[in-house]
Context: one part of a larger RNA
Order: sequence, then structure tokens, then C1' cells
RNA sequence: CGCUGGCGGCAGGCCUAACACAUGCAAGUCGAGCGGUAGAGAGAAGCUUGCUUCUCUUGAGAGCGGCGGACGGGUGAGUAAUGCCUAGGAAUCUGCCUAGUGGUGGGGGAUAACGUUCGGAAACGGACGCUAAUACCGCAUACGUCCUACGGGAGAAAGCGGGGGACCUUCGGGCCUCGCGCCAUUAGAUGAGCCUAGGUCGGAUUAGCUAGUUGGUGAGGUAACGGCUCACCAAGGCGACGAUCCGUAACUGGUCUGAGAGGAUGAUCAGUCACACUGGAACUGAGACACGGUCCAGACUCCUACGGGAGGCAGCAGUGGGGAAUAUUGGACAAUGGGCGAAAGCCUGAUCCAGCCAUGCCGCGUGUGUGAAGAAGGUCUUCGGAUUGUAAAGCACUUUAAGUUGGGAGGAAGGGUAGUAACUUAAUACGUUGCUAUUUUGACGUUACCGACAGAAUAAGCACCGGCUAACUUCGUGCCAGCAGCCGCGGUAAUACGAAGGGUGCAAGCGUUAAUC
Repeated sequence: CGCUGGCGGCAGGCCUAACACAUGCAAGUCGAGCGGUAGAGAGAAGCUUGCUUCUCUUGAGAGCGGCGGACGGGUGAGUAAUGCCUAGGAAUCUGCCUAGUGGUGGGGGAUAACGUUCGGAAACGGACGCUAAUACCGCAUACGUCCUACGGGAGAAAGCGGGGGACCUUCGGGCCUCGCGCCAUUAGAUGAGCCUAGGUCGGAUUAGCUAGUUGGUGAGGUAACGGCUCACCAAGGCGACGAUCCGUAACUGGUCUGAGAGGAUGAUCAGUCACACUGGAACUGAGACACGGUCCAGACUCCUACGGGAGGCAGCAGUGGGGAAUAUUGGACAAUGGGCGAAAGCCUGAUCCAGCCAUGCCGCGUGUGUGAAGAAGGUCUUCGGAUUGUAAAGCACUUUAAGUUGGGAGGAAGGGUAGUAACUUAAUACGUUGCUAUUUUGACGUUACCGACAGAAUAAGCACCGGCUAACUUCGUGCCAGCAGCCGCGGUAAUACGAAGGGUGCAAGCGUUAAUC
């Protein structure tokens, strides 16, 4: 691709244009870090009787700040070695986490939000004024730590929440205690960076390549070694054991095949690497030179008031295009995992599920038994018969799956509330943990599974039949029409073309084409 098509389970599903992308979603969270607002509810006051002000409760959205956006997800363009695989190594860093040690004192000045105002079509921006912090900056202190010329020198922090018996109080709290944080430092764990050796496709119709090139001294730089960078000095370094150049290509565990040795391959799943419209650059940060961050340049698309702006699906769906060819603009956070949070919880196109596709593998079904008058019909015939064929009909049964209907696990662990014991503590508060009771959480889902009902009822095709190669006759055609993987068939008796009857092989598939062993 052609013909055909009943059900289920488990998998898989743009190999082509790393082509361009409409739309929606895919990274947020914390009020127990901070100032506090719009709004809502209740109460009170004023009176202008429907408004203003005050108090209490609740409280979005935005902002400052913290952590996370370096994970997870995608793709394979580049890369033949700065990669990957295997085995070693020393000159390193490591947020959160675990264990240990020592601290957490006392001050200061700002700034967004907000208010007023100005510019601009917009994106956004400017000026003035006000304010807070776990934001920022000094001071003090320094067990470890770092530097050192061994005399010495340098460097830190932040608070927040729960509860409370005495005592103090400016009535805010102090103070005590518990928990979470913060600072310094040690060790671990995890993660990452670096170095060495060996292995890692084809081409010699590519034989020479190289100037930061190879090494040294010194300096700079880095978390760290190093020409990593620079100055000076020397002239080295690589190469037929294939340098350099050209082409191709992400690599591996694996996968397919094969008795093996091998050969081919790198979809899904897992590990590593690289990339994120194209090229370049750094900032922040423990970690990036950062897919859904920033800046610059370029191509393209869009908006514009022409001054200027906005964007990046190789995330999940989806669209156009390309192509022989590849799916839904679905549901849920119930589970697992991740981020944030003290927690409740919020977010999560990761994930779990569902939808589509005979794309693959596996299972099941399309009835079972009986039934010779060997019916009718078809086909062949030597006209006797043979065959289709127990096949059908008939009779007796069964009901898997599909259908209708009723019941119904497991995936649920946790969370809330109340009580109780232990730990902690000055404390029977608070908190943590365990136990008990109770309540609550399922997208899938009309779940799996079990029962009932009805009736053979709803379910078989495809290719081939000359030899290779299992399976033959008749008619039509007449080197025509046609077949064909190879040999070869067809020119009037074609088992090879076309049809029919019969047969053979597979079977919800069968055959063809392409590729590999």
C1' cells in the first nucleotide's frame, strides 16, 4: 500500500522541515520575614438621614524580602573528541540534608509599596515627599577559621511563632521555656568541576600539520591544576602505530539477528553529553554563561498615534507545511515524585488515567453434539456415477465474549477533631512522637471481579495451487489479453493468463513493497 475486520490485556505512536506557529495551559510558593491597602461584616459617634469618622473581626490584588525558576519535561542540530565507555588520579567547590563545636550583643542610614505630579499611543519611565523588615551598612566580640615577614593582623549574625508560675513593667512587653530560623567552623552525605591511560565510523584520488604552537621562568586569573592568559627565554610538539584535511555521526546499557564468532542498529525504558529562533556576552546565584531570565546584533512575525515597542512550542495539546507515514486544543492532582510552607494547603501538560490507531505481542470468540433420504443446487463425468459432504437442513444442547440488569473489592498511605501515655519543661501550658476513638480524602469509574436475563442469537477473511513450494480440474482466450521472485508460461486440447468448482496455507488478519541479520 491492497483486500478484509468481533472482543480484551499489555506496549508503542513525526524516522521527513533543529520548518513556521493562532489559542489555552506547562513554576510557583511563603502573612509563622515586612509595611500595609481595596473590599466585606459587626459596633459606636457626628449629624447634612445617607454620608463621614473611629473601634473590632476578616481580607484579595500589588509591592519589599526569602526559597525555588540550574530540577522536572523536550529535541539530537552541532560534536570523531573539549563527547561517550572502562579503569585510575589529585590541585577543588558543594544551597537544602545529617552529626558535632561555639555564638546569636548594641546601633545606623535608606528604599519600593503609598501620596502628589510630569512625560508617553503603548511598552514603560522621570521628579518630589513618607514608611517597614529575616532587605542594606558600620561597631563590639572571635571557640573553630583565614592571612602572616611568626611580631601580629582580618573577618559574623536576624529574627519569627506557641505557651507560662513567680518577679519587674512605660502595659507594648521584659523574663523563663519550647519550636523554627540566623552566624562562624569541623566532618559526612549528595551533586558537580578537573587530570591521565585504553577503546570509540569511512576516505591516502587528503602526507605533511603547528607560533600560544611545545617547554621553561615570573606574574595574573580560577573553587581548583594547567599557555587558562600575559611578559621574557629556548625551539620545540604531532605524524604511515595515519597527524592534518574531507565526509558521515550524539555516545552507552541495550535492541534485532546468528549455534557461536560476528553483522546491523541506538525507537520505547535507563545513564551521560549537547542544544533551546541564529550568533555573541555577561549578571544573579551554592549551582547557569540559564528552553518558558537579562543585554547586544541578525533573520522572521505582530502592534503603532511612525516617535517607538512586543515575540520565540526541539514543554502538553493543537494549526499550517513537508511527507509513503504517526494520535485529543481530554480528566485529575486520588496515588508516586517535585517546589514552597510550621502546618492546613497551593502549584505541578512531571506523573497517573482516559480518548484515537489491528502499529506490535499475547489471549479469547465467531458455536457444541447428533444427523445419509448421502436432499436440493453447483462442478466434473467414461453418463454408470463422483465430488462439494455430516457439510447444510432437521433434532438435542451450551451461552464464553458482545448486549441488558443488580451487586462490588483494591489502588488510602495520610489529613482533621477528641482522649490518653512518653519525651521536653519550673509547668498537669505549648510542642513532638506513639496508641485509642471518630470523621474525611478515588481522576480512572457505568473499574476489576461476582450474580441474573435472553437467544445460535451480534462476529471470517486473505493469499496461493508449473518447479523451487503444501495444494487440480473444466470453460474462456489464442505469442492476444495477460502472468512473473528465479527458471520461465501464452502462437486452438494452457494444472503457469481470466473465471468457476475443488484444494492448500495462514487467520482478525492475509498478501505486497522497502530495510536488516
Small-subunit ribosomal RNA, 5' domain from Pseudomonas peli, 517 nucleotides, folded computationally. Its mean pLDDT, the model's own confidence on a scale to 100, is 86. It matches the Rfam family "Bacterial small subunit ribosomal RNA". Gene Ontology terms of the family: ribosome and structural constituent of ribosome. The organism belongs to Pseudomonas, within Bacteria.